[in-house]
Molecule: transfer RNA
Organism: SAR202 cluster bacterium
């Protein structure tokens, strides 16, 4: 240095060109003697930066920037 995977909600992870979702967590209620725990419901995204193609980008190309594997270099 070179290849490969990988960055999406607070975790963990989906969506593979066509409305950004889920599970834990978080809040609020309901239940309860009280805690959990069960039930309801509610908020939570520049989608790792910048560009680019295209009516339409998380997706497809290009830069770069994190991480993590792997090879090679050095000494």
């Nucleotide at each position: 240095g070179g290849c490969c995977c990988g960055g999406u909600a607070g975790c963990u992870c989906a969506a593979u060109g066509g409305c950004a979702g889920a599970g834990c967590a978080g809040c609020u209620g309901a239940c309860u003697c009280u805690u959990a725990a069960u039930c309801a419901g509610c908020g939570g995204g520049u989608u790792g930066u910048g560009g680019g193609u295209u009516c339409a980008a998380a997706u497809c190309c290009c830069u770069c920037c994190c991480g993590g594997g792997u090879c090679a270099c050095c000494a």